[in-house]
RNA sequence: CGAAGCGUGGCUCAGUUUGGUAGAGCGCACCGUUCGGGACGGUGAGGUCGCGUGUUCGAAUCACGUCGCUUCGA
Numbered sequence: 001c002g003a004a005g006c007g008u009g010g011c012u013c014a015g016u017u018u019g020g021u022a023g024a025g026c027g028c029a030c031c032g033u034u035c036g037g038g039a040c041g042g043u044g045a046g047g048u049c050g051c052g053u054g055u056u057c058g059a060a061u062c063a064c065g066u067c068g069c070u071u072c073g074a
Base pairs, nucleotide, nucleotide: 001073002072003071004070005069006068007067010026011025012024013023020057028044029043030042031041032040050066051065052064053063054062
């Protein structure tokens, strides 16, 4: 320098195929249970999807640009 993949709550990931109000598990807070803890059960908080622009009635999803990480090639 060129190509490909990835980027979504604190962590690991799904959702992109077919655009339609953002989810799961773990973790966290509170409550129940217990002599207490753990385990278990219940409730709740937490992200507007790496960033910007555009297309569209509507974008995590489509287009363009850009940043970071990984891999391959030179």

About this RNA
Predicted 3D model of a 74-nucleotide RNA (transfer RNA) from Lachnospira sp. UBA4346. It matches the Rfam family "tRNA". By type it is a transfer RNA. Its family is annotated with triplet codon-amino acid adaptor activity in the Gene Ontology. The source organism's lineage runs through Bacteria, Clostridia, Lachnospirales, Lachnospiraceae and Lachnospira.